[in-house]
Background: Glycine riboswitch aptamer from Lentibacillus lipolyticus, 90 nucleotides, folded computationally.

RNA sequence: AUGAUUACAAGGGGAGAGCUUACUGUGUGCAGUAACGCCGAAGGAGCAAACAUAUGUGAAUCUCUCAGGCAAAAAGACUCUUGUAGGACG
Numbered sequence: 001a002u003g004a005u006u007a008c009a010a011g012g013g014g015a016g017a018g019c020u021u022a023c024u025g026u027g028u029g030c031a032g033u034a035a036c037g038c039c040g041a042a043g044g045a046g047c048a049a050a051c052a053u054a055u056g057u058g059a060a061u062c063u064c065u066c067a068g069g070c071a072a073a074a075a076g077a078c079u080c081u082u083g084u085a086g087g088a089c090g
Base pairs, nucleotide, nucleotide: 006085007084008083009082010081011080012079013078018036020035021034022033023032024031025030037070038069039068043066044064045063046062050057051056
């Protein structure tokens, strides 16, 4: 300094898919266990080009579905605004 990438805080937006079945407990709101079905946007894992030659490094909202989730609420990648920190190019 018309202050980049980034981090944090507050507020706003924010998808998908079972209020399935059985049993148990219960404060009757739900919770747990099992079975079957399903989702992709917490987290996690995989890789193309390229690089390196030690079979490696390597992105995503792609792929998988371990974890998570499948009424509402909550959570939620990502994103917008404001503020704070910081100080790259010039």